Predicted 3D model of a 467-nucleotide part of an RNA (small-subunit ribosomal RNA, 5' domain) from a Thermoplasmata archaeon. Taxonomically the source falls in Thermoplasmata (Archaea, Methanobacteriati, Thermoplasmatota). Rfam family: Archaeal small subunit ribosomal RNA. The literature on the family includes a 2001 paper in Science by Yusupov et al., "Crystal structure of the ribosome at 5.5 A resolution". The family is grouped with related families in Rfam's "SSU clan".
Context: one part of a larger RNA
RNA sequence: GGCCACUGCUAUCAGGUUUCGACUAAGCCAUGCGAGUCAUGGGGUCGUAAGACACCGGCGAACCGCUCAGUAACACGCGGAUAAUCUACCCUCAGGUGAGGUAUAACCUCGGGAAACUGAGGCUAAUCCCUCAUAGUUACCGUAUGCUGGAAGGCUUCGGUGAUAAAAGCUCCGGUGCCUGAGGAUGAGUCUGCGGCCUAUCAGGUAGUAUGUGGUGUAAUGGACCACAUAGCCUAGGACGGGUACGGGCCCUGAAAGGGGGAGCCCGGAGAUGGACUCUGAGACACUAGUCCAGGCCCUACGGGGCGCAGCAGGCGCGAAAACUGUGCAAUGCGCGAAAGCGCGACACGGGAAACCUGAGUGCCUUGACUUAGUCAAGGCUUUUCUUAAGCCUAAAAAGCUUGAGGAAUAAGAGCUGGGUAAGACGGGUGCCAGCCGCCGCGGUAACACCCGCAGCUCAAGUGGUG
Numbered sequence: 001g002g003c004c005a006c007u008g009c010u011a012u013c014a015g016g017u018u019u020c021g022a023c024u025a026a027g028c029c030a031u032g033c034g035a036g037u038c039a040u041g042g043g044g045u046c047g048u049a050a051g052a053c054a055c056c057g058g059c060g061a062a063c064c065g066c067u068c069a070g071u072a073a074c075a076c077g078c079g080g081a082u083a084a085u086c087u088a089c090c091c092u093c094a095g096g097u098g099a100g101g102u103a104u105a106a107c108c109u110c111g112g113g114a115a116a117c118u119g120a121g122g123c124u125a126a127u128c129c130c131u132c133a134u135a136g137u138u139a140c141c142g143u144a145u146g147c148u149g150g151a152a153g154g155c156u157u158c159g160g161u162g163a164u165a166a167a168a169g170c171u172c173c174g175g176u177g178c179c180u181g182a183g184g185a186u187g188a189g190u191c192u193g194c195g196g197c198c199u200a201u202c203a204g205g206u207a208g209u210a211u212g213u214g215g216u217g218u219a220a221u222g223g224a225c226c227a228c229a230u231a232g233c234c235u236a237g238g239a240c241g242g243g244u245a246c247g248g249g250c251c252c253u254g255a256a257a258g259g260g261g262g263a264g265c266c267c268g269g270a271g272a273u274g275g276a277c278u279c280u281g282a283g284a285c286a287c288u289a290g291u292c293c294a295g296g297c298c299c300u301a302c303g304g305g306g307c308g309c310a311g312c313a314g315g316c317g318c319g320a321a322a323a324c325u326g327u328g329c330a331a332u333g334c335g336c337g338a339a340a341g342c343g344c345g346a347c348a349c350g351g352g353a354a355a356c357c358u359g360a361g362u363g364c365c366u367u368g369a370c371u372u373a374g375u376c377a378a379g380g381c382u383u384u385u386c387u388u389a390a391g392c393c394u395a396a397a398a399a400g401c402u403u404g405a406g407g408a409a410u411a412a413g414a415g416c417u418g419g420g421u422a423a424g425a426c427g428g429g430u431g432c433c434a435g436c437c438g439c440c441g442c443g444g445u446a447a448c449a450c451c452c453g454c455a456g457c458u459c460a461a462g463u464g465g466u467g
Base pairs, nucleotide, nucleotide: 004467005466006465007464008463009462012360013359014358015357016356017355019353020352021318027316028315029314031313032312033311036059037058038057041056042055044053045052046051066271067270068269076195077194078193079192080191081190082189085188086187090184091183092182093181094180095179096178097177098132099131100130101129107122108121109120110119111118112117136164137163138162139161140160141159142158146155147154169176170175197243198242199241204234205233206232209231210230211229212228213227214226215225216224246268247267248266249265250261251260252259253258273294274293275292276291277290278289296307297306298305299304324350326349327348328347332346333344334343335342336341363381364380365379366378367377368376369375370374386406387405388404389403390402391401392400413459414458415457416456417455418440419439424454426453427452428451429450435442436441
């Protein structure tokens, strides 16, 4: 000197950009909101109708949003592999959409319970569920042909046996759905070479440990798991242990080399009070799904229930430290829908905060008074800004823009003045006291160094202090 955070005093405006409970307590949370949508799938209820409503059903709710606790690891980055894999919605191509069945919610009847909720009987539908058929898929055996490739357990033709086994309608007749197969796209899983912290006052570590055979399990490989067998495997090029830490793009500093940071915006990962597990589903072992344990809280009629802000606001606590319980779906985007549209604390806006960079302003002229500098008074000029009116802009405002009216009005401070270091051999007070001081050092009766006044210096909407 730069950057970040906190802080004292002070503060007019504009343009651009950024951030705001990261650091401490991944501590705890009152209240409200944050994921719905489809009536062109179905049976109903209300209604004259238009339409509205709960239920079954479909898709979505695995996205978006938050945080950085854990993690030294294939978590991340760069590059590969998948001959070991999956992929809803979307696109392309080919083929198909046949025959039947019985349940159940809503509804009705009767109950249980303080509540949360829940039981029994009866009726009914579907794009709900089930059976059959055909197509198909798949395993093995046989057969024959070639293709790709580093390498066939891959692809391709036919036959046999076994296993499994599709479909759904609606319609305004235009369509729109549904099923199967092949390919694509997108997304994801797994494996791998290399790279990036400290510590030897951590030197030996390891029994599912290392490998094999056979199995289980998975979409898929694999000690991932299991049985048996062998006794291996890692390590001074640092194993094992300990400490610290989400990683990267990036950011700060520096001429560079280097050093420091990485909570925020983007990409990837992980987590959702601490743990463990599961269902549904193309996808979760799921923040606003479920079950159990632990700890915490709430309701209760004591029998039993309910909750999880590291979403947006907001509260308590902790702290040096961080905003409103605002407006709107108008834009962008996402979900659903044929569409109209609906929903979205994502997002877009507004409110609050001296975060940074840049720019502008806080006036000018004349006359007079006082002792000059200058100050004060009177009169005049200008109007960035200010107040105000209308219009434009806006979802609505605010801000802004245009035009008009008023009026110098509404706008300067902070630190310092012994040296370093620009600026007092001024006045008063104090008297090794009170105090100042980054360092050197001042103060014990004439203090340029303390406190006040005056004067001056530096920077300026800022200026000082601390880390």